[in-house]
Context: one part of a larger RNA
RNA sequence: CUCUGCGGAAGGAACUCGGCAAACUGACCCCGUAAGUUCGCAAUAAGGGGUGCCUACCCGUAAGGGAGGUCACAGAAAAGAGGCUCUGCCGACUGUUUAUCAAAAACACAGCUCUCUGCUAACUCCGAAGAGGAUGUAUAGAGAGCGACGCUUGCCCAAUGCUGGAAGGUCAAGGGGACUGGUCAGACGUAAGUCAAAGCCGGGAACCUAAGCCCCAGUGAAUGGCGGCCCUAACUAUGAGGGUCCUAAGGUAGCGAAAUUCCUUGGCUGGUAAGUUCAGUCGCGCACGAAGAGCGGCACGAGUGGAGCACUGUCUCCCGCAGGGACACG
Numbered sequence: 001c002u003c004u005g006c007g008g009a010a011g012g013a014a015c016u017c018g019g020c021a022a023a024c025u026g027a028c029c030c031c032g033u034a035a036g037u038u039c040g041c042a043a044u045a046a047g048g049g050g051u052g053c054c055u056a057c058c059c060g061u062a063a064g065g066g067a068g069g070u071c072a073c074a075g076a077a078a079a080g081a082g083g084c085u086c087u088g089c090c091g092a093c094u095g096u097u098u099a100u101c102a103a104a105a106a107c108a109c110a111g112c113u114c115u116c117u118g119c120u121a122a123c124u125c126c127g128a129a130g131a132g133g134a135u136g137u138a139u140a141g142a143g144a145g146c147g148a149c150g151c152u153u154g155c156c157c158a159a160u161g162c163u164g165g166a167a168g169g170u171c172a173a174g175g176g177g178a179c180u181g182g183u184c185a186g187a188c189g190u191a192a193g194u195c196a197a198a199g200c201c202g203g204g205a206a207c208c209u210a211a212g213c214c215c216c217a218g219u220g221a222a223u224g225g226c227g228g229c230c231c232u233a234a235c236u237a238u239g240a241g242g243g244u245c246c247u248a249a250g251g252u253a254g255c256g257a258a259a260u261u262c263c264u265u266g267g268c269u270g271g272u273a274a275g276u277u278c279a280g281u282c283g284c285g286c287a288c289g290a291a292g293a294g295c296g297g298c299a300c301g302a303g304u305g306g307a308g309c310a311c312u313g314u315c316u317c318c319c320g321c322a323g324g325g326a327c328a329c330g
Stems, first nucleotide, its partner, number of pairs: 001325008010316002014314001019311001027051005036041001038148001052070004057066003071075001083309007090301002095107002111146007123132003149296004154226003159223002161219005168214003174208002179203005186195003227245005254288001255285001266282005
């Protein structure tokens, strides 16, 4: 010096990103216990007091209790054994997870909703056979989203998707075969050659023809979307109101500088002597918003932010001690 422990004057978080670490607390009995609340809880809330041993007395059948006495610095005499409170955010909760840097606000979850599926079910595995679903049958099974509970979940179907529709348009193979090409008996011709029936081979128009698409509707707890400019009230300011353009419709309730706010350390209030954090409030929301749910919300949390009490070597500011290591000498 380092590791692991033990003790410390005065102060007591001044340390630090942050009370990280350490300390305080701790068992049992008695008293006592707030807001809030889903009436279960919150709760060991908080905050107090007690604890050895002896006894002839009191109560008791007894266990034991009371009262009195007595010793010690100390009686849960050693070890082991919650620190507490206030207030936000997120997630309801117990659970699950990155075996080996993340345990969480992520996943799951009861519960809510939508869609599909009538049984040889839908769906899934699978060349096929077969199997799962299920020896189940819509109070069932599959898929998707949201995520206890409470109060709610607005407007837009133009686009995209899905569902339904079938008159018209488009449209494949196939059917159809007008028309046409090749070949060729033969005919004509002195010849070169021209014409050419049937058959065979090839091309091929009209017309008939499914789904789909176009088209017509419906549908948002389907993918998604939810405006701009100008003017206006007898101070000013503001704008209930008006005008105009655009749109499928122009963001409702609730919330809001927020896990979302750039400007921003926004303004105000509280807490501090002093507060870019924090709580409350305001609202011109750069760029919240309603099952990618919105707003609440008791309990719960090795979650995360802020404040306080207690306590402390975290610090002012370091010191001493013990044991291990390193190191030195032998």